RNAcentral holds the sequence, with entries from ENA. The RNA shown here (transfer RNA) has 71 nucleotides and comes from a Candidatus Woesearchaeota archaeon. RNAcentral records the identical sequence in 3 taxa. Its Rfam family is "tRNA". Its family is annotated with triplet codon-amino acid adaptor activity in the Gene Ontology. It is annotated as a transfer RNA. Its mean pLDDT, the model's own confidence on a scale to 100, is 83.

RNA sequence: GCGACGGUAGUCUAGCGGUAGGACAUAACCCUGCCACGGUUGUAACCCGGGUUCGAAUCCCGGCCGUCGCA
Numbered sequence: 001g002c003g004a005c006g007g008u009a010g011u012c013u014a015g016c017g018g019u020a021g022g023a024c025a026u027a028a029c030c031c032u033g034c035c036a037c038g039g040u041u042g043u044a045a046c047c048c049g050g051g052u053u054c055g056a057a058u059c060c061c062g063g064c065c066g067u068c069g070c071a
Stems, first nucleotide, its partner, number of pairs: 001070007010024004018054001026042005047063005
């Protein structure tokens, strides 16, 4: 330099055009003599810019970052 794949809460991950879901973590409460375990409820996310569309995390273009391959 070229190509492929990926970028979603603090972490890991699902979501193939119409409400962003799960696990861990975290907060409050319940449970317990206390802690742990367990239970209920809550908070928290779409890498950036543009385009297409009534509507974009999703499709298209460009950029940035990461992994792998080729040179």